Transfer RNA from a bacterium, 72 nucleotides, folded computationally. The coordinates come from a structure-prediction model, not an experiment, and the mean pLDDT is 84. The sequence was found in a public genome assembly. Its Rfam family is "tRNA". Rfam's curators write: Transfer RNA (tRNA) molecules are approximately 80 nucleotides in length.

[in-house]
RNA sequence: GCCUAGGUAGUUCAGUGGUAGAACGCUUUCAUGGUAAGAAAGAGGUCGUGGGUUCGACUCCCACCCUGGGCU
Numbered sequence: 001g002c003c004u005a006g007g008u009a010g011u012u013c014a015g016u017g018g019u020a021g022a023a024c025g026c027u028u029u030c031a032u033g034g035u036a037a038g039a040a041a042g043a044g045g046u047c048g049u050g051g052g053u054u055c056g057a058c059u060c061c062c063a064c065c066c067u068g069g070g071c072u
Stems, first nucleotide, its partner, number of pairs: 001071007010024004018055001026042005048064005
């Protein structure tokens, strides 16, 4: 330099055009003689960056940045 996979919540990951979710973690409450187990509720996201297409983009297109793998 070229090819390829990926970047989404604190962590691990879903989400193939119509206002972004789960598990674990965190906070509060309930419950318990007590608790690390149990129940309920809640907070937490400029979806890597910038453009384009579209009535509408996490999703499609282009460039760039970062990470893994491969080729030379």